[in-house]
Context: one part of a larger RNA
C1' cells in the first nucleotide's frame, strides 16, 4: 500500500408525516374612495428585534348579544396584574384612527416645510390648539358630483413583429399582443325599414347541430359562414310629429294682428298601416314602483345531542381476546400503536338583533280600452341613395348586394319607402335614419362548504418558515435557502475531566438519550480505528 470483516466521524439522500400549495364544483359577495381609499411611513407592550393587532382613547375603548373559567397575540421566563360584582374569548353596532398617499391651503426629495382667515388660552406680542381655504363640472345661491385604487371578465379607441405560406411582397400570425377611454355585477345586444320561400317563423342571448358544409383564398398557406332543427331563458315598453292647451322671447304692423321661434302639459307611437281630425259611446277593467302594516321563512355569535365495559401485552390501548351497546349519528381530526359507543364533532333539532327574501294588505305616483267616417295634416333630412378613396361582414373589388363613412353631392311621406347578394319586372316581407329593458352568457381579487386514480419539502405557489424577505442591481427589475427531539421538557438534579459558558465522562429523566434541542429515519461519495489477508 491493497482487499475483506467490524465499529466510528462525515454527510443528509430515502422513508414515513404536514401546518402549504395546485386544479375544481356548489353557493355567496361583486366593489373601496373627499365621511379621505389601496398601499405605506412612524409609533403602540413593564421588558419587545421581527410577525401580527392596534393608532397619542395606539396587542387597545363604548354599546349590546353569546359564552362561563380562566387570562394580559406569535412566545417561553421573571415581575406586576385582571377575573363568577362574569375577565380572556366569539358575533354585531359605534368611538378614536398620527404622518403619507386621488392628497385637496401652497411648496416638496412621500410620510417634510411653510402659510392665509375665523375662534380659543394670554395684558399685549409671541407661541400653540382648533375649524376653514385644491381644481373641474352642475347650481341663482346655499350646495352637491367627479378624481383615485382594485384579479379577471365586458363595450369602445389605437394597433404591432416575429412566425406560417417550408424564400417573400397580397395573404398568415391578428383586430392578438401591447397601449389609451369608460362602465357593470355582469357588458355588450335586443322587440324587424328582420328572416324566408311553405299551408310559414316572430326581438336579442347562449349551447348542441348544420359543419370544416356553402364560400372565400399568390383559388397556395390558409380562413371559414348562414338559415333551419333541437334547446337554456323568455317581457316588453318609451317618444319625435299631425292636433289641443297655458306661458314666454323676437320680427314685422296700417295697432286689427300676421310670420318666426323657446318652454310646459294634454295627445300619440302604428305595418291585417297607424294616428291627428270629425262623428258617436264610456269613465270600464287590469297592471304595478316606493313606502307601511302584518305573516312567514332565512339570517351571527351560540347551543342540545346516542351508545363500552372488562382483561392479557406494552411505556402508553383505540390493535388482540371476551361479552355488550348506538345509530336520522359507521364524515372527519384529536386522544401515550389502529376508537361508531373517551374528547371535538356528525345526523337531526333550537336560537336571535341588523338585514335580505316571500306571501298578503294598503298604496293611486304611474300606465292600461271601443265603433265609424275619410276631404284635409302628420309619420324622426343634410338622413335614405349616389360618386371617389377606405373599413366591416366567412366573403382579398370581384357580377358584389348589406352595414359604415373622409370627401363631393343629395330624394321621397303611404298612389310612400326599404329589402329579399349586380341590375330590372312581378311576387312576398318590412317601416331606417330617436330611445330604454330582466333572465339565460363571460369572469373570480375575495368569503363559506366541499371534492380529487394532484404534489408532499430539489415537489407543490417565488413563498409550509419574520417570503417578495435577506441579499443583487444606480433603476427598471431579478431574486433565494430554510420543515420533523419526544406521549409529555420530563430539555440531564448532583459529582468528575478540563483554562472552559468548549468538549466530555459518570449520574438523573424517558419506553427509547446512537430521541440531548448541531435533536424521527440516517444512504452515498468522503475521512478514520481495529482485526485477518496479502505485496
Nucleotide at each position: 500500500g491493497g482487499u475483506g470483516c467490524a465499529c466510528g466521524g462525515u454527510g443528509g439522500a430515502u422513508g414515513c408525516c404536514u401546518u402549504g400549495g395546485c386544479u375544481c364544483u356548489c353557493a355567496g359577495a361583486g366593489g373601496c374612495g373627499a365621511g379621505g381609499a389601496a398601499g405605506g411611513a412612524c409609533g403602540u407592550g413593564a421588558u419587545a428585534a421581527g410577525c401580527u393587532g392596534c393608532g397619542a382613547u395606539a396587542a387597545g375603548c363604548u354599546g349590546u348579544g353569546g359564552g362561563g373559567a380562566c387570562u394580559g397575540g406569535c412566545c417561553a421566563a421573571u415581575a406586576c396584574g385582571g377575573a363568577c360584582c362574569g375577565a380572556u374569548c366569539c358575533g354585531c353596532a359605534g368611538a378614536u384612527u398620527u404622518c403619507c398617499g386621488a392628497a385637496u391651503g401652497g411648496g416638496g426629495a412621500a410620510a417634510c416645510c411653510c402659510g392665509a382667515u375665523u375662534g380659543u388660552u394670554u395684558g399685549a406680542a409671541g407661541a400653540a390648539c382648533a375649524a376653514u381655504c385644491a381644481u373641474u363640472c352642475c347650481g341663482c345661491a346655499a350646495g352637491g358630483a367627479a378624481g383615485g385604487c382594485a384579479a379577471a371578465c365586458c363595450u369602445c379607441g389605437a394597433g404591432a413583429a416575429c412566425u406560417g405560406a417550408a424564400a417573400c411582397a397580397u395573404c398568415u400570425u391578428a383586430g392578438u399582443a401591447u397601449c389609451g377611454a369608460g362602465a357593470g355585477g355582469a357588458a355588450g345586444a335586443g322587440a324587424a325599414a328582420a328572416c324566408a320561400a311553405a299551408u310559414g317563423u316572430g326581438a336579442u342571448u347562449u349551447c348542441c347541430u348544420g359543419a370544416g358544409u356553402a364560400g372565400u383564398g399568390g383559388c397556395g398557406a390558409g380562413c371559414g359562414a348562414a338559415a333551419u332543427g333541437g334547446a337554456a331563458a323568455u317581457a316588453g315598453c318609451c317618444u319625435a310629429a299631425a292636433c289641443c292647451g297655458a306661458u314666454u322671447g323676437g320680427a314685422c304692423u296700417u295697432c286689427g294682428g300676421u310670420c318666426c321661434g323657446g318652454u310646459c302639459g294634454g295627445g300619440g307611437u302604428u305595418g291585417u298601416g297607424g294616428g291627428a281630425c270629425c262623428a258617436c259611446a264610456a269613465u270600464a277593467u287590469g297592471a304595478c314602483a316606493a313606502g307601511u302594516g302584518a305573516a312567514c321563512a332565512u339570517g351571527a355569535a351560540c347551543u342540545g345531542g346516542a351508545a363500552c365495559u372488562g382483561u392479557a401485552u406494552g411505556g402508553a390501548a383505540a390493535g388482540g381476546c371476551a361479552g355488550g351497546c348506538c345509530a336520522u349519528a359507521g364524515a372527519a381530526g384529536g386522544u401515550g400503536a389502529a376508537a361508531g359507543c373517551c374528547c371535538u364533532g356528525u345526523a337531526c333539532g333550537g336560537g336571535u338583533a341588523a338585514g335580505c327574501g316571500u306571501u298578503c294588505a294598503u298604496g293611486c305616483a304611474u300606465c292600461u280600452a271601443g265603433u265609424g267616417g275619410u276631404a284635409u295634416c302628420c309619420c324622426g333630412a343634410g338622413u335614405a341613395g349616389g360618386a371617389c378613396g377606405g373599413a366591416g361582414c366567412a366573403g382579398g373589388u370581384g357580377a358584389a348586394a348589406c352595414u359604415u363613412u373622409g370627401u363631393c353631392u343629395g330624394a321621397a311621406u303611404c298612389u310612400a319607402c326599404c329589402a329579399g347578394c349586380a341590375c330590372c319586372a312581378u311576387c312576398u316581407g318590412g317601416u331606417a335614419a330617436g330611445g330604454c329593458u330582466a333572465a339565460a352568457u363571460a369572469c373570480u381579487c375575495c368569503u363559506g362548504a366541499g371534492a380529487g386514480a394532484c404534489c408532499g419539502a430539489u415537489a407543490g405557489u417565488g413563498a409550509a418558515c419574520u417570503a417578495g424577505u435577506a441579499c443583487c442591481g444606480u433603476g427598471a427589475g431579478g431574486g433565494a435557502a430554510a420543515g420533523g427531539u419526544g406521549a409529555a421538557a420530563a430539555g440531564u438534579a448532583c459529582c468528575c475531566u478540563g483554562a472552559a459558558u468548549a468538549a466530555g465522562g459518570g449520574g438523573a429523566u424517558g419506553a427509547a438519550a446512537u430521541a440531548g434541542u448541531a435533536u424521527c429515519u440516517g444512504a452515498a461519495a468522503c475521512c478514520g480505528u481495529g482485526c485477518a489477508c496479502u505485496u
Predicted 3D model of a 535-nucleotide part of an RNA (large-subunit ribosomal RNA, domain I) from a Cytophagales bacterium. RNAcentral holds the full RNA, with entries from ENA. Rfam family: Bacterial large subunit ribosomal RNA. The prediction has a mean pLDDT of 82.